[in-house]
The prediction has a mean pLDDT of 86. A computed fold for a 348-nucleotide part of an RNA from an uncultured prokaryote, annotated as small-subunit ribosomal RNA, central domain.

Context: one part of a larger RNA
RNA sequence: UUGGGUUUAAAGGGUCCGUAGGCGGACUAAUAAGUCAGGGGUGAAAUCCCACAGCUUAACUGUGGAACUGCCUUUGAUACUGUUAGUCUUGAGAAUCGUUGUGAAGUGGUUAGAAUGAGCAGUGUAGCGGUGAAAUGCUUAGAGAUUGCUCAGAAUACCGAUUGCGAAGGCAGAUCACUAACAACGUAUUGACGCUGAGGGACGAAAGCGUGGGGAGCGAACAGGAUUAGAUACCCUGGUAGUCCACGCCGUAAACGAUGGAUACUAGCUGUCCGGUCUUCGGACUGGGUGGCCAAGCGAAAGUGAUAAGUAUCCCACCUGGGGAGUACGUUCGCAAGAAUGAAACUC
Numbered sequence: 001u002u003g004g005g006u007u008u009a010a011a012g013g014g015u016c017c018g019u020a021g022g023c024g025g026a027c028u029a030a031u032a033a034g035u036c037a038g039g040g041g042u043g044a045a046a047u048c049c050c051a052c053a054g055c056u057u058a059a060c061u062g063u064g065g066a067a068c069u070g071c072c073u074u075u076g077a078u079a080c081u082g083u084u085a086g087u088c089u090u091g092a093g094a095a096u097c098g099u100u101g102u103g104a105a106g107u108g109g110u111u112a113g114a115a116u117g118a119g120c121a122g123u124g125u126a127g128c129g130g131u132g133a134a135a136u137g138c139u140u141a142g143a144g145a146u147u148g149c150u151c152a153g154a155a156u157a158c159c160g161a162u163u164g165c166g167a168a169g170g171c172a173g174a175u176c177a178c179u180a181a182c183a184a185c186g187u188a189u190u191g192a193c194g195c196u197g198a199g200g201g202a203c204g205a206a207a208g209c210g211u212g213g214g215g216a217g218c219g220a221a222c223a224g225g226a227u228u229a230g231a232u233a234c235c236c237u238g239g240u241a242g243u244c245c246a247c248g249c250c251g252u253a254a255a256c257g258a259u260g261g262a263u264a265c266u267a268g269c270u271g272u273c274c275g276g277u278c279u280u281c282g283g284a285c286u287g288g289g290u291g292g293c294c295a296a297g298c299g300a301a302a303g304u305g306a307u308a309a310g311u312a313u314c315c316c317a318c319c320u321g322g323g324g325a326g327u328a329c330g331u332u333c334g335c336a337a338g339a340a341u342g343a344a345a346c347u348c
Stems, first nucleotide, its partner, number of pairs: 004319003007302002012316001014203004021196003025088007033081002035077008049065006091193001092190002095187001097186006105179007112156001116152008127138002164171002208249006217243002222238004260315006268293011297304002321348003330341004
């Protein structure tokens, strides 16, 4: 490198947008670059292959042929690919489109109740708290309990669901404003405008970092009490960063469906969500999602099975024994933490 692979054995990029590139719907005509056929030139000799000959044979040598699968030129062919011109609508899109709608999609504001903690005041008296059992801790300077008022921050019980939405990360009280997305049916319209996408860009949980706020609860570190042979833990009492907000970084996760994206096709059965048409109101048909069970097929098996891991096509990414090692070195990025790229010796 080819072949072969990538759910679980090594292997799908965290996700999307998009440049170059690769690939690309139907019809007609032209062209003849790729492609195919014929002719010409060239493709040194030796070597290789075939036949014959010469040394007693062979190696070796000689003669002839073939080959040199290539390049150049020329004459044709025109199915396919390309190019040019024209046309089309089924792919794809755009419309202040219309009707019916959908949802925890996003950003910003306003607001609600429960709970928790705290403060003040009242009632009230000896315990509270915690555990396997305890103790540390709190409490006669009146705790805990209970009633009233006030304050603070964070999160939104029930509804709630194999539910829904979002490209992924993710998203849940209510309401308002702005914004995005999607589905069905219909009208009119552009006319292949498409798919993928190396580099590149944007987004990207948690933790962490910088600056300024905030700080109820929880809680790395830390302190104490237990447990224990020990206990730098599990359990308990406290508790700082952090968790929250604004702005800026970081750029990683079992970022998982461990399953890249797009298109087409391929038995059934049964739920559920959002629509549409018809209806005799029982239901029937149909579009788009989201679940389950299974036929064929596939698969090493587990399993998967129209949401494929089936049958095919296109494009990208990645894999090539274990360890050394996601390490070293170099480079790029970062405030740092570190991230990205990424070996070898050696060893089995």